């Protein structure tokens, strides 16, 4: 440097144009003598700038990140 994939809560993973969904941790409660397990709840995210679309996490172009392979 050139081709190629990938980017969503704090981890980790679904989504395939129409209301972002689980789970584990993290709080908060219940149960316990007390943790722990177990039970219930609440908080939590679409990588950044455009563009096309009535509607974009999803399609386009760029950027930035990282991950292969090739030199």
């Nucleotide at each position: 440097u050139g081709c190629u994939c990938c980017g969503u809560c704090g981890u980790c993973u679904a989504g395939c144009g129409g209301c972002a969904a689980g789970a584990c941790a993290c709080c908060c409660g219940g149960c316990u003598c007390u943790g722990g397990a177990c039970c219930g709840g609440a908080c939590g995210a679409c990588c950044g700038a455009g563009g096309u679309u009535c509607g974009a996490a999803u399609c386009c172009u760029u950027g930035c990140g990282g991950a292969g392979c090739a030199g």